[in-house]
RNA sequence: CGAGCCGGCCGGGCGGCCGCGUCGGGGCGAUGCCCCGCCGAGGAAGGUCCGGGCUCCACAGGGCAGGGUGGUCGGUAACGCCGACCCGGGGUGACCCGCGGGACAGUGCCACAGAAAACAGACCGCCACCUCUGGUGGUAAGGGUGAAACGGUGAGGUAAGAGCUCACCAGCGCCCACGGUGACGUGGGCGGCUAGGUAAACCCCACCUGGAGCAAGGUCAAGAGGGGCGCCUACGGGCGCCCUGCGCAGGCGUUCGAGGGCGGCCCGCCCGAGCCUGCGGGUAGACCGCUGGAGGCCGCCGGCAACGGCGGCCCGAGAUGGAUGGCCGUCCCCCGCGCAAGCGGGGACAAAACCCGGCCUACAGGCCGACUCGUCCG
Numbered sequence: 001c002g003a004g005c006c007g008g009c010c011g012g013g014c015g016g017c018c019g020c021g022u023c024g025g026g027g028c029g030a031u032g033c034c035c036c037g038c039c040g041a042g043g044a045a046g047g048u049c050c051g052g053g054c055u056c057c058a059c060a061g062g063g064c065a066g067g068g069u070g071g072u073c074g075g076u077a078a079c080g081c082c083g084a085c086c087c088g089g090g091g092u093g094a095c096c097c098g099c100g101g102g103a104c105a106g107u108g109c110c111a112c113a114g115a116a117a118a119c120a121g122a123c124c125g126c127c128a129c130c131u132c133u134g135g136u137g138g139u140a141a142g143g144g145u146g147a148a149a150c151g152g153u154g155a156g157g158u159a160a161g162a163g164c165u166c167a168c169c170a171g172c173g174c175c176c177a178c179g180g181u182g183a184c185g186u187g188g189g190c191g192g193c194u195a196g197g198u199a200a201a202c203c204c205c206a207c208c209u210g211g212a213g214c215a216a217g218g219u220c221a222a223g224a225g226g227g228g229c230g231c232c233u234a235c236g237g238g239c240g241c242c243c244u245g246c247g248c249a250g251g252c253g254u255u256c257g258a259g260g261g262c263g264g265c266c267c268g269c270c271c272g273a274g275c276c277u278g279c280g281g282g283u284a285g286a287c288c289g290c291u292g293g294a295g296g297c298c299g300c301c302g303g304c305a306a307c308g309g310c311g312g313c314c315c316g317a318g319a320u321g322g323a324u325g326g327c328c329g330u331c332c333c334c335c336g337c338g339c340a341a342g343c344g345g346g347g348a349c350a351a352a353a354c355c356c357g358g359c360c361u362a363c364a365g366g367c368c369g370a371c372u373c374g375u376c377c378g
Stems, first nucleotide, its partner, number of pairs: 001374004006369005012331007020040002023037006042349001046360002049358005054213004061267004066209005071085005086100001087098004101204002106202002108198003123143002125139006151169006170194001172191008217288004225244008246280007259271004295314008332347006
């Protein structure tokens, strides 16, 4: 210098003017308006795919079914996330990829081609025999098909052959030794000779697993209709206060138990006087939850790392039809034109809604660092 690989970070800066939302202070003729001040989106706020906090329901139990996860050891509040390692595959390499338990528990499936796709089996070929254009038997060594055909090479053996036998090699299972927390690795011995794939097919094994979600949940107000009291009255009623929380129809039910709860089903247990359907009418406002938290930044220590411990500093949105925007100047970056000065255009993806940890997806442009390969120079 070229090519590559991995990780981290930024996501326009500054100034002015106008506007919007919460909060604080002040003013006014006050369901509000005005002035001043602080703060005011993201790396993904997104998809809502996992995990947790929080809230409500439940918190006798048993059986069956269901769902999820899947190498090992760690990290974490937890996870399907993260780290390190193991095994398999790819790359010269940095490094990358793996939905990575079990296929001798059982069942199923394996397109096309091919004779045959799994308790093997004979299409051609080879060998033997016979009643010989053929038939019967033997043979997986040779041919051909396929993603995959029941180990490979050599020798013996045979009618021809075959792990039929032997040597070596590959693979599988068992045992032992050593190393490792472990997955596993290395070495040695023995065995029968050989076992196809598929569990993002059923299934088996191990472990985990209540349901619903901030429209959770709570407080206050209001309400149609009804009741009580007081006052007024032209005797029709009206007004005020308090309590309850609407009316009509049908069906089921109150120890012969409706209905509900214990995640589903069955058993069992508990609560239990209301429940269901239809029609009509009313209120549909305010506040809490609501943002200080597994919080952020910096330093030191432990750890290969994920991460953890300690110390210091900081407070950084809380809307509820939903604010966070627009314009101008200047600088930065990109594109076009131009010899140049400069001129014109553009600046991604997208945006809180109870809060966190992840994953995935979208993203103009740019910065930094570690490492690898090739070439050249010293």